[in-house]
This is a predicted structure of a 1396-nucleotide RNA (small-subunit ribosomal RNA) from an uncultured bacterium. Its Rfam family is "Bacterial small subunit ribosomal RNA". The RNAcentral record of the sequence draws on ENA and SILVA.
RNA sequence: AAUUCGCCCUUAGAGUUUGAUCCUGGCUCAGGAUGAACGCUAGCGACAGGCUUAACACAUGCAAGUCGAGGGGCAGCGGGGGAGUGGCAACACUUCCGCCGGCGACCGGCGCACGGGUGAGUAACACGUAUGAAACCUGCCCGCAGCAGGGGGAUAAGCGGAAGAAAUUCCGUCUAAUACCGCGUAACAACCGACGGGGGCAUCCCUGUUGGUUCAAAGGAGCGAUCCGGCUGCGGAUGGUCAUGCGGCGCAUUAGCUAGUUGGCGGGGCAACGGCCCACCAAGGCGACGAUGCGUAGGGGUUCUGAGAGGAAGGUCCCCCACACUGGUACUGAGAUACGGCCCAGACUCCUACGGGAGGCAGCAGUGGGGAAUAUUGGGCAAUGGAGGAAACUCUGACCCAGCAAUGCCGCGUGAAUGAAGAAGGUCUUCGGAUUGUAAAGUUCUUUAGUCAGGGAAGAAGUCAAUGACGGUACCUGAAGAAUAAGCUCCGGCUAACUACGUGCCAGCAGCCGCGGUAAUACGUAGGGAGCAAGCGUUGUUCGGAAUGACUGGGCGUAAAGGGUGCGUAGGCGGUUGUACAAGUUAGAAGUGAAAUACCCAGGGCUUAACUCGGGUGCUGCUUCUAAAACUGUAUGACUUGAGUGCAGUAGAGGUUAGUGGAAUUCCUAGUGUAGCGGUAGAAUGCGUAGAUAUUAGGAGGAACACCAGAGGCGAAGGCGGCUAACUGGACUGCAACUGACGCUGAGGCACGAAAGUGUGGGGAGCAAACAGGAUUAGAUACCCUGGUAGUCCACACUGUAAACGAUGGAUACUAGAUGUAGGAGGUAUCGACUCCUUCUGCGUCGCAGUUAACACGAUAAGUAUCCCGCCUGGGGAGUACGGCCGCAAGGUUGAAACUCAAAGGAAUUGACGGGGACCCGCACAAGCAGCGGAGCAUGUGGUUUAAUUCGAAGCAACGCGAAGAACCUUACCAAGACUUGACAUCGUAUGACCGCCAUAGAGAUAUGGAAUUCCCUUCGGGGACAUAUAGACAGGUGGUGCAUGGUUGUCGUCAGCUCGUGUCGUGAGAUGUUAGGUUAAGUCCUGCAACGAGCGCAACCCUUAUGAACAGUUGCCAAUAUUAAGUUAGGAACUCUGUUCAGACUGCCGAGGUUAACUCGGAGGAAGGUGGGGAUGACGUCAAAUCAUCAUGCCCCUUACGUCUUGGGCUACACACGUGCUACAAUGGCUACUACAAAGGGCAGCGAGCUGGUAACAGUAAGCCAAUCUCAAAAAAGUAGUCUCAGUUCGGAUUGUGGGCUGCAACCCGCCCACAUGAAGUUGGAGUUGCUAGUAAUCCCGAAUCAGAAUGUCGGGGUGAAUGCGUUCCCGGGUCUUGCACACACCGCCCGUCA
Repeated sequence: AAUUCGCCCUUAGAGUUUGAUCCUGGCUCAGGAUGAACGCUAGCGACAGGCUUAACACAUGCAAGUCGAGGGGCAGCGGGGGAGUGGCAACACUUCCGCCGGCGACCGGCGCACGGGUGAGUAACACGUAUGAAACCUGCCCGCAGCAGGGGGAUAAGCGGAAGAAAUUCCGUCUAAUACCGCGUAACAACCGACGGGGGCAUCCCUGUUGGUUCAAAGGAGCGAUCCGGCUGCGGAUGGUCAUGCGGCGCAUUAGCUAGUUGGCGGGGCAACGGCCCACCAAGGCGACGAUGCGUAGGGGUUCUGAGAGGAAGGUCCCCCACACUGGUACUGAGAUACGGCCCAGACUCCUACGGGAGGCAGCAGUGGGGAAUAUUGGGCAAUGGAGGAAACUCUGACCCAGCAAUGCCGCGUGAAUGAAGAAGGUCUUCGGAUUGUAAAGUUCUUUAGUCAGGGAAGAAGUCAAUGACGGUACCUGAAGAAUAAGCUCCGGCUAACUACGUGCCAGCAGCCGCGGUAAUACGUAGGGAGCAAGCGUUGUUCGGAAUGACUGGGCGUAAAGGGUGCGUAGGCGGUUGUACAAGUUAGAAGUGAAAUACCCAGGGCUUAACUCGGGUGCUGCUUCUAAAACUGUAUGACUUGAGUGCAGUAGAGGUUAGUGGAAUUCCUAGUGUAGCGGUAGAAUGCGUAGAUAUUAGGAGGAACACCAGAGGCGAAGGCGGCUAACUGGACUGCAACUGACGCUGAGGCACGAAAGUGUGGGGAGCAAACAGGAUUAGAUACCCUGGUAGUCCACACUGUAAACGAUGGAUACUAGAUGUAGGAGGUAUCGACUCCUUCUGCGUCGCAGUUAACACGAUAAGUAUCCCGCCUGGGGAGUACGGCCGCAAGGUUGAAACUCAAAGGAAUUGACGGGGACCCGCACAAGCAGCGGAGCAUGUGGUUUAAUUCGAAGCAACGCGAAGAACCUUACCAAGACUUGACAUCGUAUGACCGCCAUAGAGAUAUGGAAUUCCCUUCGGGGACAUAUAGACAGGUGGUGCAUGGUUGUCGUCAGCUCGUGUCGUGAGAUGUUAGGUUAAGUCCUGCAACGAGCGCAACCCUUAUGAACAGUUGCCAAUAUUAAGUUAGGAACUCUGUUCAGACUGCCGAGGUUAACUCGGAGGAAGGUGGGGAUGACGUCAAAUCAUCAUGCCCCUUACGUCUUGGGCUACACACGUGCUACAAUGGCUACUACAAAGGGCAGCGAGCUGGUAACAGUAAGCCAAUCUCAAAAAAGUAGUCUCAGUUCGGAUUGUGGGCUGCAACCCGCCCACAUGAAGUUGGAGUUGCUAGUAAUCCCGAAUCAGAAUGUCGGGGUGAAUGCGUUCCCGGGUCUUGCACACACCGCCCGUCA
């Protein structure tokens, strides 16, 4: 110091369902760990670990021996001695002696039961923990006491012989011992008996005295002292054995198991208890507190994770168990049912002479095999430990070391400082730069590790000596030199880190969501960046996050989830009060919880760390003792409020049985009566002249009970409805006499349980599955109609399910109220009935607090609490399969998995949508008028054709559209011919001309030749313009992408909407405002309102038109005066007109209605009346709407061509289809003649009068006019007069022929006009469809833009000038509110089935 208490600390989430939201709920990720494996990479060291799979098979070597101081001996080695031979000798050889050192094999002792391996089996007293053995054993070791006398018989080895291939075996014979066996001795030992004492825990235990019975021994070494052994007994220690409590896996789709089974008595056996075994007796024993069975598994200390509680695991180390090729039996021994012993059986391998034998690596190495995967046939007994031995010593793959592999943890290094020209290179770029980046180079240093050289341990303990595998290792010193040493993954979000290129739903990525279809931060590469680092990623497994199995710590109205209902067993829980006990509980103490590990504290040793050593703390558990007595429990006593009984009353479709009633349907009989009835949206099938339907009377039969009737009543639920009777269950109210907790819930169990269905027997009127027919329909196995059988009804039996719902289990207590209704009681009031108040029990509505994801619930809780039961754990597969149980069957009940998806789902929100509702509007319908659709032609489109018929536009919202005008040009298309810095722009250099003109060639572009030839400014240096030549940057593209874009436009729609700020409400998306009642053309206005305000829209402001005034008075005007052919001129300024500026209209006034409002209706006045008419003006947004070909523009593409120029052609084609128009079909008309009245515009490369010519188009000539002056210019329809007389015409004008005119370089393809001639279709147009509400439709002309020329189109102008509108049911479109929703790409949605 760790401890305790308090403070502190610890406990993290994210992505993914939706258009968005909240919730439920699953999936996925970030963290840790690993005996790992795989990919890429790799410098060193220390420490640790290394077949998880085939308990698969194993070659080879080693892993258990030792003792000669137990013994007989002498095979081998050495020494000694004797003898002999040879030799002069040394010596050599032969032979003998176990004499000595020693010693193979043998007898004997001890060991081999330890150590080492593995986890197959085992769900068990196997393990853990705590107890017990008064029911036991224990070699070697320690202590104490005592003892060892005297004998005997064998046997191995050896020798001899025999069998066999071998292993091995057999026979004969000899011999020893610490081998073996009697006898003697011995008790404090054991057993039996007698007499005592003490104790305990039931059986019992200890002990004293005494009698009897039984059992011992071995020697060896030494000169010796002595030492080592032997035997008996007691005790200790160590090790073991047995028993018991408690604890730790899954499946109930395993519910019953058990005959030695359970117990007893008596034996046997054992070290000991015990059915361990046996005989007999009894019938027990275990089990929902999970027996038995099946599956899986060695157990623990501990390890990983976790905040913890838990969950998962049991490799290394330690303890225990089990096993040793598989199965089984025993022997020896202190100890084994024995890994390197025996026997038997089996499989496998090997040897064999085929007769027979041998073997067991789950010891250490190693081999094959299996596998994703796991090492050396190494060194040493130096240390530690073990066996034997008196010891020396021997043995020891235990162990200590080394080797291999990044397998893990830990440590170190790959350099440090300085260094901006911010080098080069790379990448990006807006071309300026940025970044890599102080990074490099350069300069100055250092030397860990590595290399070389020198020195060199501790580990040795054992007093002298000797002894080190590791190892010349660690470590120390010196030398040289930055020298030898960095990778891996990732960069869309989660999740730290971004750009370029390539690719183009391909290649690929991916843990989840998801990326990729031409601008990919998501694929691949590069640059850059982030993270970790000698490693980094991936994969597998496991815990966490996951409160996602919830003890801590969840739920069940609608998300998954309340049993269909009751009765009740076990179980769980339980009112008030006293006493006792102490099982639970609480406190204290003791024992245990091995060591190691973990945590922390302060230390020691390796340079540090990992690692390791010693100490402390701790190990939540179990056991024992003591104490307390509140609570639970147990025992016993008392109580009355829970519960029940009793007495007095009350209401009721509660149940069962029997009887009975009327209405109605149908049928039968008879009468009347005649042609239909019936049925439907409309019909038909059907019934009917054989008499129906209708109607009258009589009869038969079955089923159901109108009115009363109610948010009403009763019942546990299902359910119960005419009336009467019998039997019978429950509830409620009042009283407070009795019992005295008798209660609540309820797994199993038992009972009840709609409809349909089943069986047997009845019954059968109506209704009505199946079935038949008729309709409907594309079909119609349906909906509708006509028939019709089971069934519906009764009795008995079965089935046992329903949206059996309040989608809400039961009980008890508590927690604001208001109101209706049913049944009671009490009080008040009254003559009485009402009334009013209080209270209990039911059935409802609203509502506070509270709860809830919200909706909602709210004393009849889904609130606050307690108790008990049932049930849920993502969607699909599936309430399916298999099995069990039940059923006559149908089927019910219990009830999975494989596989598959990333969701499935609840509530609420905003939209869109509805063959939902309400209200409103619009030429939307209706009422009308005129058309289109039929004909001919014009024009656009499709299609077809073509060298090309350029391109775009495509429902409304493309199609007389871009195009306000294609003969060339335009022109983008096609053919042919040309050009290549280019037809066009900018920049450099040189020159000074070029253009234009003429001639030639050519289709032309163009080419060649000829004549002629610069300009402006100037400070005189030059500069500029233009042109030519030349080089490269670049030009150019009507090439692609409108789904990369800007801009512009269409459309919903001139519809009345679209939003915001603040506030308020809601957890939130959102709501409110903006809804409501009125009103309006209008979200226009008024009133109300948790809203108050504001913005974009509406309206107004703008233009035009309708009236007037003032001013102005020419080119316009003309009343008065004069004048003319003529407003021609003089004059006039009144009128018209033109222009400018004003006025006027505002529901201002009156009346009625309306909320005293907004406003509406009517009226007056007024030129105009309720936005007077028309125009311009187009909110937030929708359609990836249209346009890259107006223009602009990103990216891609082309660059002697996809650019540019030229000639010619094409865009004008033509079987056909569609759109938009024109002209008609005629008499409200055509034709001829005559004659009126406009507005708005245009005009100098123009409009062009007049005159002349021509039938005309037009030509010639020419005045006037840059315009209120001149001109285009005639307005036409209308009007008047004539003619035609209903016809393919005097309608209609297509088509064609001939001849002309005009524009233009040029009318062939391919223009317009004129004249003459020709004279087609067409007689009012099917289904269908369009426009229009008043100066509108219809009809009639006029002008303009474009334009050389070329309108039936387009845009404007005026003239004449209608009809109809009841109304909002319906069609279409739109607006507001509301409702439903499984849609949100929003109904052209979503989605189901079949087939491919």